[in-house]
Context: one part of a larger RNA
Molecule: small-subunit ribosomal RNA, central domain
Organism: uncultured prokaryote
RNA sequence: CUGGGCGUAAAGCGCGCGUAGGCGGUUAGUUAAGUCGGAUGUGAAAGCCCCGGGCUCAACCUGGGAAUUGCAUUCGAUACUGGCCAACUAGAGUACGAGAGAGGGAGGUAGAAUUCCACGUGUAGCGGUGAAAUGCGUAGAGAUUGGAAGGAACAUCAGUGGCGAAGGCGGCCACCUGGACUGAUACUGACGCUGAGGUGCGAAAGCGUGGGGAGCAAACAGGAUUAGAUACCCUGGUAGUCCACGCCGUAAACGAUGUCUACUAGCCGUUGGAAGACUUGAUCUUUUAGUGGCGCAGCUAACGCAAUAAGUUGACCGCCUGGGGAGUACGGCCGCAAGGUUAAAACUC
Numbered sequence: 001c002u003g004g005g006c007g008u009a010a011a012g013c014g015c016g017c018g019u020a021g022g023c024g025g026u027u028a029g030u031u032a033a034g035u036c037g038g039a040u041g042u043g044a045a046a047g048c049c050c051c052g053g054g055c056u057c058a059a060c061c062u063g064g065g066a067a068u069u070g071c072a073u074u075c076g077a078u079a080c081u082g083g084c085c086a087a088c089u090a091g092a093g094u095a096c097g098a099g100a101g102a103g104g105g106a107g108g109u110a111g112a113a114u115u116c117c118a119c120g121u122g123u124a125g126c127g128g129u130g131a132a133a134u135g136c137g138u139a140g141a142g143a144u145u146g147g148a149a150g151g152a153a154c155a156u157c158a159g160u161g162g163c164g165a166a167g168g169c170g171g172c173c174a175c176c177u178g179g180a181c182u183g184a185u186a187c188u189g190a191c192g193c194u195g196a197g198g199u200g201c202g203a204a205a206g207c208g209u210g211g212g213g214a215g216c217a218a219a220c221a222g223g224a225u226u227a228g229a230u231a232c233c234c235u236g237g238u239a240g241u242c243c244a245c246g247c248c249g250u251a252a253a254c255g256a257u258g259u260c261u262a263c264u265a266g267c268c269g270u271u272g273g274a275a276g277a278c279u280u281g282a283u284c285u286u287u288u289a290g291u292g293g294c295g296c297a298g299c300u301a302a303c304g305c306a307a308u309a310a311g312u313u314g315a316c317c318g319c320c321u322g323g324g325g326a327g328u329a330c331g332g333c334c335g336c337a338a339g340g341u342u343a344a345a346a347c348u349c
């Protein structure tokens, strides 16, 4: 090295794009590198193995053979792989038409609600809880009519509904823009898959600079509870939450399930598109791309999975190898910092 694995036992990188590399559709021809066969040379001797011989036997010694699975040269074979050349259209892509969508960016705008402000009406409470108190209120609160300000979020619609690679995305309007799906033709002609490094995106919290600040709310203060209460409950309340730009790069970043391909019973829903049928309907059938529920074969330690596989195959990448020590120390790289990433050992069971 050859092994076995990765939904829950250790193990799928958070997710894309993509370099090298690995792998790669159909049909001819050519080549003969891989592959296969023959020959020649070499593959020291000893040893191992086989057949003999010599010491009374054996160990030991000795003769011959085999083996030495390899390498080189040469002559051939051509199915497969590779190289070259020519062609094809089933993979992949382009053009055209139609529809769907909280996909992204940037701008504008509406209404409800909370809070605050000023005025009016009005009087003794309000608020809060398991019960209270802190708190607010006769300097007129709470309630209520109309007005004004400001910030944030968009009820209903709303749906195991939709879109996106993931993170994620939800009022309305116009602008810029990405992707997928579907229909029928035409075109390109393997242009493909994966992807070590690399590179980009990446919730929340956090950080830097400058704004903004309604509500909520770490920290903090007070009131309760309690044996205590650095909590749970209540009254307040600052960072933060919001915006712009720049960092951070982590999450139970989860379907705890890498990406791509093909194949393998059925049944029931739902979203987008297309086609057909008639009885023209809240209809039925077919098909396609999603998204759910059951279920056969098969798989699984079981639970369960089951065309959206954890079934049956192939390609490529990542990762695991007893528990603790430890995702730690040291070193490197990255970061303003917080820290991240890469990643041990002693010792111990």
Base pairs, nucleotide, nucleotide: 004320005319006318007303008302012317014201015200016199017198021194022193023192025088026087027086029084030083031082033081034080035077036076037075038074039073040072041071042070049065050064051063052062053061054060091191092188093187094186095185096183097182103177104176105175107173108172109171115149117147120144121143125136126135162169163168206247207246208245209244210243211242215241216240220236221235222234223233258316259315260314262312263311266294267293268292269291270290271289272288273287274286275285276284277283278281298305299304322349323348324347331342332341333340334339